[in-house]
RNA sequence: UCCCGAUAAUGGCAAACCUGCCGAAAGGCAGCGACGCAAAGCUAUAGGGCCUUCGUCAACGCUUAUAUUUAUGCAAGUCUAUGCAAGGCGUUGCUCAUGGCAGCCUGGCCGCCGAA
Numbered sequence: 001u002c003c004c005g006a007u008a009a010u011g012g013c014a015a016a017c018c019u020g021c022c023g024a025a026a027g028g029c030a031g032c033g034a035c036g037c038a039a040a041g042c043u044a045u046a047g048g049g050c051c052u053u054c055g056u057c058a059a060c061g062c063u064u065a066u067a068u069u070u071a072u073g074c075a076a077g078u079c080u081a082u083g084c085a086a087g088g089c090g091u092u093g094c095u096c097a098u099g100g101c102a103g104c105c106u107g108g109c110c111g112c113c114g115a116a
Base pairs, nucleotide, nucleotide: 004114005113012037013036018031019030020029021028022027035103041109042108043107046106047105048104049101050100051099055096057093058092059091060090061089062088063087072085073084074083075082
C1' cells in the first nucleotide's frame, strides 16, 4: 500500500410509519423517526434489473346543448320530439422513457479508522 473488517475508537448515514411541499405517477425534498448500513458517500450519459405512464394508440361506456336545421359538422323529424360524427369525460389494456430507483446487482470515482 492492497485485500480484509472487530461486541475497538472517533464520527456518519437513516428504512417503514406519520406530517408538510413538489410531481400525472413512480418518486423526490424537508421534518419526525430508526429497520438497517463499513461506503446506505458520488455516479442512472458504464452495463443489467426493477418501478411508473402524463402523453400516444386501441376497445368499451357516458355525453350531443334546445333550438328551428341551428351549435363544430351531417341527417331524420315537428312535440311533451331523434340520431350520427367530431369534440369532451371516464374505465380498461398494449407498446414506448425522453421520468425515476445508487437502501437491487456488477462496474467507475472518492473517502474515515486499524485488532486479527
This is a predicted structure of a 116-nucleotide RNA (c-di-GMP-I riboswitch aptamer). The prediction has a mean pLDDT of 76. It matches the Rfam family "c-di-GMP-I riboswitch aptamer". Its family is annotated with cyclic-di-GMP binding in the Gene Ontology.